Predicted 3D model of a 71-nucleotide RNA (transfer RNA) from a Minisyncoccota bacterium. NCBI's taxonomy places the organism under Bacteria, Bacillati, Minisyncoccota. The RNAcentral record of the sequence draws on ENA. It matches the Rfam family "tRNA". Rfam links the family to the GO term triplet codon-amino acid adaptor activity. Rfam classes the family as a transfer RNA.
RNA sequence: AGCGGGAUAGAGGAAAGGUACCUCGUCAGGCUCAUAACCUGAAGGUGUUGGUUCGACUCCAGCUCCCGCUA
Numbered sequence: 001a002g003c004g005g006g007a008u009a010g011a012g013g014a015a016a017g018g019u020a021c022c023u024c025g026u027c028a029g030g031c032u033c034a035u036a037a038c039c040u041g042a043a044g045g046u047g048u049u050g051g052u053u054c055g056a057c058u059c060c061a062g063c064u065c066c067c068g069c070u071a
């Protein structure tokens, strides 16, 4: 320098146009003599800026960052 892949909640991973979901964790309550386990509920998220669309995590473009391949 060229090409490819990726960025989603505190961690890991889904969702590929139609209310963003799951596991662990956190918080509150229940249960217990108590703790753990178990049960119920809650908070918390789409890297960023534009575009297309009635509607974008999803499609398109720029930028930032990470990984890989080639030179």
Stems, first nucleotide, its partner, number of pairs: 001070007010024004018054001026042005047063005